Model confidence (mean pLDDT): 84 of 100.
The RNA shown here (small-subunit ribosomal RNA) has 1403 nucleotides and comes from an uncultured bacterium.
[in-house]
RNA sequence: UAGUGGCGGACGGGUGAGUAACACGUGGGAACGUGCCUUUUGGUUCGGAAUAACUCAGGGAAACUUGUGCUAAUACCGAAUGUGCCCUUCGGGGGAAAGAUUUAUCGCCAUUAGAGCGGCCCGCGUCUGAUUAGCUAGUUGGUGAGGUAAAAGCUCACCAAGGCGACGAUCAGUAGCUGGUCUGAGAGGAUGACCAGCCACACUGGGACUGAGAGACGGCCCAGACUCCUACGGGAGGCAGCAGUAGGGAAUCUUCGGCAAUGGACGGAAGUCUGACCGAGCGAUGCCGCGUGAGCGAAGAAGGUCUUCGGAUUGUAAAGCUCUGUGAUUAGGGAAGAAGGCUAUUAGGAGGGAAUGCCUAAUAGGUGACGGUACCUAAUUAGAAAGCCACGGCUAACUACGUGCCAGCAGCCGCGGUAAUACGUAGGUGGCGAGCGUUGUCCGGAAUUACUGGGCGUAAAGGGUGCGUAGGCGGUCCAUUAAGUCUGAUUUGAAAUACCAUGGCUCAACCAUGGGGGUGGAUUGGAAACUGGUGGACUUGAGCGUAGGAGAGGAAGGUGGAAUUCCAUGUGUAGCGGUGAAAUGCGUAGAGAUAUGGAGGAACACCAGUGGCGAAGGCGGCCUUCUGGCCUAUCGCUGACGCUGAGGCACGAAAGCGUGGGGAGCAAACAGGAUUAGAUACCCUGGUAGUCCACGCCGUAAACGAUGAGUACUAAGUGUCGGGGGGUUAACUCUCGGUGCUGAAGUAAACACAUUAAGUACUCCGCCUGGGGAGUACGGUCGCAAGACUGAAACUCAAAGGAAUUGACGGGGACCCGCACAAGCGGUGGAGCAUGUGGUUUAAUUCGACGCAACGCGAAGAACCUUACCAGGUCUUGACAUCCCUCUGCCGUCUGUAGAGAUACAGAUUUCCCUUUUGGGACGGAGGAGACAGGUGGUGCAUGGUUGUCGUCAGCUCGUGUCGUGAGAUGUUGGGUUAAGUCCCGCAACGAGCGCAACCCUCGUCGUUAGUUACCAGCAUUUUAGGAUGGGGACUCUAACGAGACUGCCGGCGAUAAGCUGGAGGAAGGUGGGGAUGACGUCAAAUCAUCAUGCCCCUUAUGACCUGGGCUACACACGUGCUACAAUGGGUGGUACAAAGGGAAGCGAAGCGGUGACGUGGAGCGAAUCCCAAAAAGCCACUCUCAGUUCGGAUUGUAGUCUGCAACUCGACUACAUGAAGUCGGAAUCGCUAGUAAUCGUGGAUCAGCAUGCCACGGUGAAUACGUUCCCGGGCCUUGUACACACCGCCCGUCACACCAUGGGAGUUGGUUCUACCCGAAGGCGGUGCGCUAACCAGCAAUGGAGGCAGCCGACCACGGUAGGGUCAGCGACUGGGGUGAAGUCGUAACAAGGUAACCGUA
Repeated sequence: UAGUGGCGGACGGGUGAGUAACACGUGGGAACGUGCCUUUUGGUUCGGAAUAACUCAGGGAAACUUGUGCUAAUACCGAAUGUGCCCUUCGGGGGAAAGAUUUAUCGCCAUUAGAGCGGCCCGCGUCUGAUUAGCUAGUUGGUGAGGUAAAAGCUCACCAAGGCGACGAUCAGUAGCUGGUCUGAGAGGAUGACCAGCCACACUGGGACUGAGAGACGGCCCAGACUCCUACGGGAGGCAGCAGUAGGGAAUCUUCGGCAAUGGACGGAAGUCUGACCGAGCGAUGCCGCGUGAGCGAAGAAGGUCUUCGGAUUGUAAAGCUCUGUGAUUAGGGAAGAAGGCUAUUAGGAGGGAAUGCCUAAUAGGUGACGGUACCUAAUUAGAAAGCCACGGCUAACUACGUGCCAGCAGCCGCGGUAAUACGUAGGUGGCGAGCGUUGUCCGGAAUUACUGGGCGUAAAGGGUGCGUAGGCGGUCCAUUAAGUCUGAUUUGAAAUACCAUGGCUCAACCAUGGGGGUGGAUUGGAAACUGGUGGACUUGAGCGUAGGAGAGGAAGGUGGAAUUCCAUGUGUAGCGGUGAAAUGCGUAGAGAUAUGGAGGAACACCAGUGGCGAAGGCGGCCUUCUGGCCUAUCGCUGACGCUGAGGCACGAAAGCGUGGGGAGCAAACAGGAUUAGAUACCCUGGUAGUCCACGCCGUAAACGAUGAGUACUAAGUGUCGGGGGGUUAACUCUCGGUGCUGAAGUAAACACAUUAAGUACUCCGCCUGGGGAGUACGGUCGCAAGACUGAAACUCAAAGGAAUUGACGGGGACCCGCACAAGCGGUGGAGCAUGUGGUUUAAUUCGACGCAACGCGAAGAACCUUACCAGGUCUUGACAUCCCUCUGCCGUCUGUAGAGAUACAGAUUUCCCUUUUGGGACGGAGGAGACAGGUGGUGCAUGGUUGUCGUCAGCUCGUGUCGUGAGAUGUUGGGUUAAGUCCCGCAACGAGCGCAACCCUCGUCGUUAGUUACCAGCAUUUUAGGAUGGGGACUCUAACGAGACUGCCGGCGAUAAGCUGGAGGAAGGUGGGGAUGACGUCAAAUCAUCAUGCCCCUUAUGACCUGGGCUACACACGUGCUACAAUGGGUGGUACAAAGGGAAGCGAAGCGGUGACGUGGAGCGAAUCCCAAAAAGCCACUCUCAGUUCGGAUUGUAGUCUGCAACUCGACUACAUGAAGUCGGAAUCGCUAGUAAUCGUGGAUCAGCAUGCCACGGUGAAUACGUUCCCGGGCCUUGUACACACCGCCCGUCACACCAUGGGAGUUGGUUCUACCCGAAGGCGGUGCGCUAACCAGCAAUGGAGGCAGCCGACCACGGUAGGGUCAGCGACUGGGGUGAAGUCGUAACAAGGUAACCGUA
């Protein structure tokens, strides 16, 4: 080493597929087994036959295998003995061994007890689904037999018909269980990696063998799938062992070292084996520890970033200087973990005990994978060693730039559309740190499934109502019991974990030792209040009896009158009917109206009432019959008989369904007429089902008090219904039962509820858990159907909802105001023209303003200029400002040439101050360089300022207090009153502010003062007759100061108030007229083009200059005006009376010229002096006579005047001539309430010139207002609201398009399961066994017997097959609805009285 033999391969190691189960956990039990270990007693005697290895001969590719011959054993067999053992009918029967060795020791057999281990049984606990409700035939039990190590239907025969189940059986889905782990205050919730206990599995399924133990991971047999080898005949295999490979995947390591330690198997031992294990490797995967340096260091360096340009910040940070050496590197030293075992020596001990045997101790030799590792020492070097996330709020931390609803961010809210602390980058800052952030999962917060610990009137949620089964809960007293309950003891609740203490690694993580606890289970002793059980008693809960009572309670039958309709007849004539208005309809064939008679059906006026009855639905003429319930009084009887009530049963409006009747009125559908953009509606005319009855279904309603039932308790007041007691039979009072209102405590988010609870408690049932999808789909049950009940998910949203608040709004209400309407007057809209705008055109027609609140607006005046626009020509530090340098001395004026001019060139004239005479200064010019200038470029949605508007409307707020959880309210509402939140009164408010009013200006009266340029009464003078002059200060006036008016006085009304009304007086009367004055706010209102200004943009141009053009265009549309259409007028002539202004580059008189514009002229005047300047309408005359005119004046021609450098584009005016439209204006619309409208003229600003515009002035000078119904706007109170960007709001449905998930769907594919039948491998069992057969028996032998084996047969059975079901998934033409989407289409259903109140059920 091969083989025989023994022991072990049932342990250790892996995994979690299956399993919802005695699988696990926990606590028990009885009918068992047990190798090795400990223990008891006894034995170990005598024989026999084989067989591997080996040999020889074969088969096969191989795996392997056949035959011949030989041999051993602790392999195998027989006999003996057998204390004890087992069986027994108690007579008896059965049944063992093995030796090896050198004494000693190791074994073997039987047996006793044990330990440990294992098998079995039981109580309790252990996920989800009822859209799984019935399951079960060996099923449940018995008797007998078989079987097992052992109880048992474990198996079989027979008998019985049981067993399980709403306390969830069966079925389906999911899942290894536990100690524990994570989280949580706990209760819980989630979970079952590592470690430990149990179970199950080993390619899938079945099976046995061996064995003490297996239905056996690295054993066997069979079937199946797969892989490999093959000579095609046949064979081999099973990493869920350790490494490793491939694949899959978001993702998980080395084909390492060692048996040194611990443990296991075998062995007497040495020792061998051990991917158990001990170690190392890889991975920041986790936990713990450490480092990346420390001190000093301000020129606060450079650089970066920001900036208000001053600075700030990064920041003592860096640099620099001085140190340290954890670590790193090098060198040296260097463990513990090792105890044993063996060998040698020595000593001691046990048994009856000699030994070289056994046991113990000491000494010596000797054992380390990790590993020359941990650790220690020395030396050297700040050297190799910092990142990640965030910075809008939550949440610690902010700026710049870029971007411009793009790119992107985002846990939630949400950022981003040109100034982003939210995107990207940078600087800075915050947080954590060898990590940081993200993603996923679980718990928490979440009292958001509520046991602890929630709710249900309106937020989700009370069943439509009752009866009642199971169940749950249950009055008073006594006795008993001890199931619940309480308490003591015993036992268990493994270890680890967790907690506490102590200790060991330098600390910690980690580890060790000890302690405590452990809600639970079992056994046992005790207690007896409470609950339960049992027995007995009681009367108050409940019920019965007696006497009364009210009632649209129910069912059936009968009966009555009014009305509608129809029919008949009479009278009678042209309409009736209907509506917002009409029409359809009916009617001369006689309607409607009226009268009489008749028919028929349905419903019951008044009484009638938050009155009654009923469980609810519901019930209404009257009478009769039958019948249910309720209330009161009396206190007789029963003796807890009660409450609630899952399932179940019954009732249950309307609509609807079936069969048969009935049918007057009403009336879905339907028809017609209207309305309307349409009108499948609202309105009208008709009209069928239906409505009614009988019988049978349906089973739903906003079936509502949106409020389940029962019991008890907890302030009052006031009505009403039905009884009873007291009372003078009146008032009143007590009481029981109903039904309302107000209200305390209390409750409630509030609203509100409040003895009829939504209060305080108890018992029982039902129901809820964000909105939508959806009360839908599928399944089931019910139904004739319609449909009802039960009842999801995918997907989608960040809300949906309740109550209350403040606003806003309403085709809601009440009150009030305003030229808001009405009553009036005059206009606009029609014409022509002027002017502004739109549009169009253009090179340009510059820009802005757009409902009111843009449009004769910015513009109080565009020929050039203005001017911003266009074309062309030019300039570039610039037309304008500051700074620097150089040159110059000016500046300015004049002339010439070119040019359209800007400009360019040339010429003439002219010369500041100081001084040391070098120069300096002021000012100006020219040139140069760069900082810069410049922009009527953009953004009014970045802004300041200014302005408009609501609106001169009467409002808007605050402090303190009070009320409310709060938003908020109160005050400020209410009763009066006012122009007014003006004032009075009241009041949980008291005060105050901004507004109102007043104070200011002006007009109206008077007074005082003053008296020129104004005035002139009286007194004078004069004349051109004019306050011209002297004078005057009276008057007018001027301009300063005062007075005056305050509801002060009187009457009435009113609360005696505020105030209103009338009156007196007064110039003026209730704010005397007018103006200035505009609260908090609204409209992202207007303006970047008045100005200022952030940011962006342009910089030889988007700046600047010049010439010309344009802003003046013209088919057209609109706004605002002027002039008219005429006789209240036009024309001509004559003749009166203003106010307020302006005037020096001005107003400009008289006079003269011109038809006139105007010219000439130049007096006077810086103006109460002079001038503009004539006022006009008016008045007095004459004329025109109703017409396109003697109206009207556009347009056009000609000729002029004026301004101006210049009137062509493009001025105004004049004269003559021309003489258009237009005869009072459709729909519609504007202004005005008194010195106003209307009408008439005058002046001024701007301005060289140019108003029909604007601003102002006076003259003449009306009408009307009943009144607040309506239109518009506003104020206050109230109401509704689904609005809050606030009604120009919100919002619904179809259709069209896109996407998403889902239901149905002819079918099709697959999984799983059941039933019946077929097939029947391996295997053990049963039978047979004629073939084969060493041990034992008989026999001399042959041979036979016993026993065994092969073979065969039978039942069982895996895989497989056939047929038919159930169930779960996938796909599926087509199809249904749903959801989501940007500005789509059609309408407008809802929210307000939403314009027909809305909603629920049904058709």

Background: The sequence is in RNAcentral, with records from Greengenes. Its Rfam family is "Bacterial small subunit ribosomal RNA". Gene Ontology terms of the family: ribosome and structural constituent of ribosome.